[in-house]
Molecule: c-di-GMP-I-GGC riboswitch aptamer
Organism: Gammaproteobacteria bacterium
RNA sequence: UCUGACAAAGGCAAACCCAGCCAAAGCUGGGGACGCAAAGCCACGGGUCCUCGUUUCCUUCGAGACAUUCGUCCGAAAGACCCCAAGAUCGCCGGGCUUCCAACG
Numbered sequence: 001u002c003u004g005a006c007a008a009a010g011g012c013a014a015a016c017c018c019a020g021c022c023a024a025a026g027c028u029g030g031g032g033a034c035g036c037a038a039a040g041c042c043a044c045g046g047g048u049c050c051u052c053g054u055u056u057c058c059u060u061c062g063a064g065a066c067a068u069u070c071g072u073c074c075g076a077a078a079g080a081c082c083c084c085a086a087g088a089u090c091g092c093c094g095g096g097c098u099u100c101c102a103a104c105g
Stems, first nucleotide, its partner, number of pairs: 002105001003102002011036002016031006034091001040097003044094003047089003051085001053083001056080002059077004064073003
């Protein structure tokens, strides 16, 4: 240095609950432990999530236009997808920085 033990000493804390913040994802504090050897730190690359905008598609609606028997167009609403931007996540993966202890090898 690699490595990581049914080791020692300590550390962190998922889900869930309570309180607060946020438009949301999510975050903070308290309780609580599924797990974690970097589950310490950094959103740098990818992924995922959320929201705005946008493209296309689909559905529904209409005292709409054309047309006339089933449609075309226009408009609106909801949904899905592409792209883009802001945000979130380091307990999704990779990368960077720092780092406790130690047996076998």